[in-house]
RNA sequence: GGGGCUGUAGCUCAGCUGGAAGAGCGCCUCGCUGGCAGCGAGGAGGCCAGGGGUUCGAGUCCCCUCAGCUCCA
Numbered sequence: 001g002g003g004g005c006u007g008u009a010g011c012u013c014a015g016c017u018g019g020a021a022g023a024g025c026g027c028c029u030c031g032c033u034g035g036c037a038g039c040g041a042g043g044a045g046g047c048c049a050g051g052g053g054u055u056c057g058a059g060u061c062c063c064c065u066c067a068g069c070u071c072c073a
Stems, first nucleotide, its partner, number of pairs: 001072007010025004019056001027043006049065005
């Protein structure tokens, strides 16, 4: 320098044919328990790596950039 894959909640990851944000763990509150742990109920937390484009509508499609992994040179 060129090719491929990945980037979504604090962490690990889903997200279908484009119709608009989910799970587990963690965190907060409440209940059960004398307390811890555990279990149950509720809640907060996301401008979907950044920018642009297409579209009535983009996490999803297209282009550029950045970061990580990997292959070739």